[in-house]
RNA sequence: GUUCGAUAAAGGCAAACCCGUCGAAAGGCGGGGACGCAAAGCCAUGGAUCUACCGUCACGCGCGUGCGUGACCAUGACAGCCAGGCCGCCGAA
Numbered sequence: 001g002u003u004c005g006a007u008a009a010a011g012g013c014a015a016a017c018c019c020g021u022c023g024a025a026a027g028g029c030g031g032g033g034a035c036g037c038a039a040a041g042c043c044a045u046g047g048a049u050c051u052a053c054c055g056u057c058a059c060g061c062g063c064g065u066g067c068g069u070g071a072c073c074a075u076g077a078c079a080g081c082c083a084g085g086c087c088g089c090c091g092a093a
Base pairs, nucleotide, nucleotide: 004091005090012037013036017032018031019030020029021028022027035080041086042085043084045083046082047081049077050076055072056071057070058069059068060067061066
C1' cells in the first nucleotide's frame, strides 16, 4: 500500500413511530427517538421500486371548452434496494 473487518479504541450516522414545516403526492427538512449501519459519507449514470400536480386517452355528467371516475405517463422521489463513480476514520487477526 492492497484486501479485510475485532466482544478493540476514539468519534459518527439514525429505521419505525411522534411533533412541526414544505410539497399535489412519493418524499424532503428541523426536533424528539433508536431498528440498525464500516461508508447508513457524497453523486440519480444504469436497473429496481414509489408517486402522478401537469399532460394524453376512455367513460359518465354537463354543454360553461368545466366537473367526476379510471388507465397510462417522470420531467418528480429514493443513495437505509442493487450496480457504478468520488472521497474518507480506526487497525487486532
This is a predicted structure of a 93-nucleotide RNA (c-di-GMP-I riboswitch aptamer) from a Chloroflexota bacterium. The sequence was found by an Rfam model in a public genome assembly. The coordinates come from a structure-prediction model, not an experiment, and the mean pLDDT is 88.